[in-house]
RNA sequence: GGAGCAGACUAAAUGGCCGCCGGGAUCACGUGUUCCCGGAGGAAAGUCCGAGCUCCACAGGGCAGGGUGGUCGCUAACAGCGACCGGGGGUGACCCCAGGGAAAGUGCCACAGAAAACAGACCGCCCUGAGAGGUUCGCAAGAACCUGUCAGGGUAAGGGUGAAACGGUGAGGUAAGAGCUCACCAGUAUCCCGGGUGACCGGGAUAGCUCGGUAAACCCCACCCGGAGCAAGACCAAAUAGGGGAGCGAUUGAGGGCGGCCCGUCCGAUGUUCCCGGGUAGGUUGCAUGAGGCGUCUGGCAACAGGCGUCCCAGAUGAAUGGCCAUUGCCUGAUGCCCAUGGUAUCAGGAACAGAACUCGGCUUACUGGCUGCUCCAGCA
RNA sequence: GCGACCGUAGUCUACCGGUUUAUGAUUCGAGAUUGCCAAUCUCGCGGAUCGGGUUCAAUUCCCGACGGUCGCA
Numbered sequence: 001g002g003a004g005c006a007g008a009c010u011a012a013a014u015g016g017c018c019g020c021c022g023g024g025a026u027c028a029c030g031u032g033u034u035c036c037c038g039g040a041g042g043a044a045a046g047u048c049c050g051a052g053c054u055c056c057a058c059a060g061g062g063c064a065g066g067g068u069g070g071u072c073g074c075u076a077a078c079a080g081c082g083a084c085c086g087g088g089g090g091u092g093a094c095c096c097c098a099g100g101g102a103a104a105g106u107g108c109c110a111c112a113g114a115a116a117a118c119a120g121a122c123c124g125c126c127c128u129g130a131g132a133g134g135u136u137c138g139c140a141a142g143a144a145c146c147u148g149u150c151a152g153g154g155u156a157a158g159g160g161u162g163a164a165a166c167g168g169u170g171a172g173g174u175a176a177g178a179g180c181u182c183a184c185c186a187g188u189a190u191c192c193c194g195g196g197u198g199a200c201c202g203g204g205a206u207a208g209c210u211c212g213g214u215a216a217a218c219c220c221c222a223c224c225c226g227g228a229g230c231a232a233g234a235c236c237a238a239a240u241a242g243g244g245g246a247g248c249g250a251u252u253g254a255g256g257g258c259g260g261c262c263c264g265u266c267c268g269a270u271g272u273u274c275c276c277g278g279g280u281a282g283g284u285u286g287c288a289u290g291a292g293g294c295g296u297c298u299g300g301c302a303a304c305a306g307g308c309g310u311c312c313c314a315g316a317u318g319a320a321u322g323g324c325c326a327u328u329g330c331c332u333g334a335u336g337c338c339c340a341u342g343g344u345a346u347c348a349g350g351a352a353c354a355g356a357a358c359u360c361g362g363c364u365u366a367c368u369g370g371c372u373g374c375u376c377c378a379g380c381a
Numbered sequence: 382g383c384g385a386c387c388g389u390a391g392u393c394u395a396c397c398g399g400u401u402u403a404u405g406a407u408u409c410g411a412g413a414u415u416g417c418c419a420a421u422c423u424c425g426c427g428g429a430u431c432g433g434g435u436u437c438a439a440u441u442c443c444c445g446a447c448g449g450u451c452g453c454a
């Protein structure tokens, strides 16, 4: 100097003028005056998860359904976070994994290939029989060698096909071969020792030799799950036609509630459900003190937990937090100067993605500039 | 706020996870035919919303982003 990897923070500050919202105080009394304090985000977005909270008369058991899937921790909880194990990618810093089971069962593996799961012989190799040609030897009978054809039997080591072919390498053995046998390696099963909380790692022994892939295919296994949601709810005021129709019933339990179904349970008797029609759609509250923020100490590899101190940091409701000016700061570029890894002065320009609506913990996506640490390459000293 | 579904040539449609030909119709272009047009026939151009993942293989299966339709309230 170039190329990368990971992480946290930040988005202006001050002053003046004008204009807003909330809270507090004060003065006036038609509703306003004056002063003080405060006033959007790291994602407020997506609505993908989890909860707090509210209601469903108790929210019990099962089926169906849904979610998660290595181990150990953190947390209110989670599909989140941290550390580690296993597998994969990268030269590396680092990154990714929907990471239990194919030996419970059922499916699928196109084309090619003999054959795609207990499959199978295309080319080959070997043996037996029949038969043809050539060469050599031989007096002849015949023998040896080479090249072919047909039939039967054996084989799966070699070659071919494919993403993948029923362990791999070497030696022996065989008519030719094959774990057929042996040595080593990998895998599987059983057992033992050591390390670790554990997933797992390392070592040893024995054994038959070896029993594809795919579950983001159906499925099996383990664990977890009431429902609806702030437009949830609560209160006040006002208005209308407490109207019309249908079904079932009256304690031997109709009808209804509990996401679907069953059991169970609860309400329930001029009751209950459904349909049509009409009125009001206004105000207050919920509404911000929190699993809260900041600083520090202790424990922990860390996520985080605890102690101490300190602070109150938006609550709108057609929707506030803005506009203008000046100075300074940040970034970029140009020019000049100097004590030249940089500093300083002047001028010009720029600041992305983007607005709360019950709250919080996460995830995902969008995004400009600055900062910190680490890795690799090249050059120089 | 809650829930369901969808995205394939200019348009409308088809595809059981089997590739290095993605179906058919219509539009468009060229040719044939006709005195000319229409109709008819032949040939041709034109595509998986985007990114990532699973798998030997993805339009199809999964995740995310973008866009759209419908329902409840």
Stems, first nucleotide, its partner, number of pairs: 001377007009370003012328007020039006027032001041353001045364002048362005053229004060263004065225005070084005085099001086097004100220002105218002107214003122159002124155007132147006167185006186210001188207008233285004243276006255267004292311008330350009382453007391407003399437001409425005430446005

Two RNAs folded together computationally: RNase P RNA and transfer RNA, 454 nucleotides in total.
Its mean pLDDT, the model's own confidence on a scale to 100, is 75.
It holds a member of the Rfam family "Bacterial RNase P class A". Gene Ontology terms of the family: ribonuclease P activity, tRNA processing and dimeric ribonuclease P complex. The family's RNA type in Rfam is ribozyme.